[in-house]
RNAcentral holds the sequence, with entries from ENA. The RNA shown here (transfer RNA) has 74 nucleotides and comes from a bacterium.
RNA sequence: GUGCCCGUAGCUCAGCUGAAUAGAGCGUUUCCCUCCGAAGGAAAAGGUCAUGGGUUUGAAUCCCAUCGGGCAUA
Numbered sequence: 001g002u003g004c005c006c007g008u009a010g011c012u013c014a015g016c017u018g019a020a021u022a023g024a025g026c027g028u029u030u031c032c033c034u035c036c037g038a039a040g041g042a043a044a045a046g047g048u049c050a051u052g053g054g055u056u057u058g059a060a061u062c063c064c065a066u067c068g069g070g071c072a073u074a
Stems, first nucleotide, its partner, number of pairs: 001073007010026004019057001028044005050066005
């Protein structure tokens, strides 16, 4: 340089067959329980879905470019 894959919550990931408020587990915070902790129970916060543009009534999802990471190849 070329080809392929990936980028979604603090972390690991689902959703990618276009549709209504974007989810799970772990973690964090608060409360309950307890003499105190752990375990257990309840609730909450946390996301411009990598960035920009396009298509569409409607985009995390489709298309293009860019950025970042990984693999293969010369």